[in-house]
Predicted 3D model of a 393-nucleotide part of an RNA (large-subunit ribosomal RNA, domain III) from Aquicella lusitana. The RNAcentral record of the full RNA draws on ENA. Lineage of the source: Bacteria > Pseudomonadati > Gammaproteobacteria > Legionellales > Aquicella.
Context: one part of a larger RNA
RNA sequence: GAGUAACGAUAAUGCGGGAGAAAAACCCGCACGCCGGAAGUCCAAGGUUUCCUGCGCAACGGUAAUCGGCGCAGGGUGAGUCGGUCCCUAAGGUGAGGCUGAGAAGCGUAGCUGAUGGGAAACAGGUUAAUAUUCCUGUACUUGUAGACUGGAGCGAAGUGGGGACGGAGAAAGCUAGGCUAGCUGGGUGUUGGAUAUCCCAGUUUAAGCAAGUAGGCAGAACGGUUAGGCAAAUCCGGCCGUUCAUAUGCUGAGAUGUGAUGACGAUUUUAUACUUCGGUAUGAGAGAAGUAGCUGAUGCUAAGCUUCCAGGAAAAGCCACUAAGCGAUGAAAGUCUGUGAACCGUACCGCAAACCGACACAGGUGGACAAGUUGAGAAUACUAAGGCGUUU
Repeated sequence: GAGUAACGAUAAUGCGGGAGAAAAACCCGCACGCCGGAAGUCCAAGGUUUCCUGCGCAACGGUAAUCGGCGCAGGGUGAGUCGGUCCCUAAGGUGAGGCUGAGAAGCGUAGCUGAUGGGAAACAGGUUAAUAUUCCUGUACUUGUAGACUGGAGCGAAGUGGGGACGGAGAAAGCUAGGCUAGCUGGGUGUUGGAUAUCCCAGUUUAAGCAAGUAGGCAGAACGGUUAGGCAAAUCCGGCCGUUCAUAUGCUGAGAUGUGAUGACGAUUUUAUACUUCGGUAUGAGAGAAGUAGCUGAUGCUAAGCUUCCAGGAAAAGCCACUAAGCGAUGAAAGUCUGUGAACCGUACCGCAAACCGACACAGGUGGACAAGUUGAGAAUACUAAGGCGUUU
């Protein structure tokens, strides 16, 4: 230079009250404003206590601070079903034998390993200052194991077969979530230009599971005979022949219906306590109305479906069937009931951000899910709901 520039998005603040040494910024209230395919909600990655409560304000916070993602102390993460672990394999890695190399080592079959993929099973309500598909209540489900009873001939794999099992594009249909309206229930109503009604406000919510199987989709099906195939065997799969049936039979399959639920939730209300600006607010306990219909309607479900195209679109295990060795009337499989097991790790909180990556409380970057109303072709736009904010001079 200079008490100058700047104090990091122009979404916006104003008033009253509180505690306090002190209030533009903290807390409470009332207005106003901003976002609303987000500036809301839920996950993953990453962070690693930042979460909640109490007590603090030196430093940190671009100002103050009674406040804080700051300091100190205490507290907080509860699982058979969510995710991991576990079983399975992909690319990749590794690699017994093997090949190459003077060697170090390189390559590589089987195998092993390795998720970003495949593989059993849970929902609704309640509850904490802070966790909840984990706790509690209610109602379920899966898979081992042991025993009892029934049963009466099969069981059995590292083998064989099936299945798992998959591309792009497009179209129509059936549904549901959601939404809207009416009805129903409860409550309200200004003195005005008019308004007790054809007005206004709020609510009208309920899962998994279980039962029976619908719209729809797929396959020809059953029986008998036969068989140089499936590295051995097979009653299984495949081939061939015959008979019967096909408006059949089998498999699959949303939704709806019933049940779950004489339950839960529910506007509202009673009572008690605390605070109060006397309007109310918070908490505990209790009571508790209606809880229907129509329209609309997804990018979700039926559907890994259907149609179509060429570039022809993982694997393996679980699972099902078959038989080999072996076991089995000294009783196989299967079924029912009962008892019992389901360990270990993660679970707080942020998560388009002041908590992650950017040296910062940085106008940058960051994968997935949810997707309300009016307008509209629309996830555009504008205004709004729920919810969240007014971006720390």